[in-house]
A computed fold for a 61-nucleotide RNA from Sediminibacillus halophilus, annotated as Fluoride riboswitch aptamer (crcB RNA motif).
Its Rfam family is "Fluoride riboswitch aptamer (crcB RNA motif)". Rfam links the family to the GO terms positive regulation of gene expression and response to fluoride.
Model confidence (mean pLDDT): 78 of 100.
RNA sequence: GGAUCGAUAGGUGAUGGAGUUCACCUUUAACCGCCGACAGGCUGAUGACUCCUGCCAGUAA
Numbered sequence: 001g002g003a004u005c006g007a008u009a010g011g012u013g014a015u016g017g018a019g020u021u022c023a024c025c026u027u028u029a030a031c032c033g034c035c036g037a038c039a040g041g042c043u044g045a046u047g048a049c050u051c052c053u054g055c056c057a058g059u060a061a
Base pairs, nucleotide, nucleotide: 009026010025011024012023013022016052017051018050019049020048021047033042034041035040
């Protein structure tokens, strides 16, 4: 000096909050959706599951 492993801490996973869990990153990082030449257009509040809030559609009272 390089590689690998471990501990601790933090951050991230296309728009909110909480719990559980998984994955990724170590600040020159992880991450920052799709279609379209442009203009513009489309899906989804999750990485996954559950609940709440917001939004959209339908039905009943």